[in-house]
RNA sequence: GGGGCGGUAGCUCAGUUGGUUAGAGCGCUACGUUGACAUCGUAGAGGUCGUCAGUUCGACUCUGGCUCGCCCCA
Numbered sequence: 001g002g003g004g005c006g007g008u009a010g011c012u013c014a015g016u017u018g019g020u021u022a023g024a025g026c027g028c029u030a031c032g033u034u035g036a037c038a039u040c041g042u043a044g045a046g047g048u049c050g051u052c053a054g055u056u057c058g059a060c061u062c063u064g065g066c067u068c069g070c071c072c073c074a
Base pairs, nucleotide, nucleotide: 001073002072003071004070005069006068007067010026011025012024013023019057028044029043030042031041032040050066051065052064053063054062
């Protein structure tokens, strides 16, 4: 330098024939339960969906640039 895959919550990830609320598990906070802890139950906080543009009535989803990580080729 060329090619492929990936970047979504603190962590691990899901989410597409584009469609109006962005989710799960673990973790965190509060409450309940207990003599206390753990477990369990309920509720809640937490996301500019890597970034900048484009297409569209509408983009996590499609297109292009850039950037970061992994792999392959040179």
Overview: Transfer RNA from a Calditrichia bacterium, 74 nucleotides, folded computationally. Its Rfam family is "tRNA". Rfam classes the family as a transfer RNA. The sequence was found in a public genome assembly.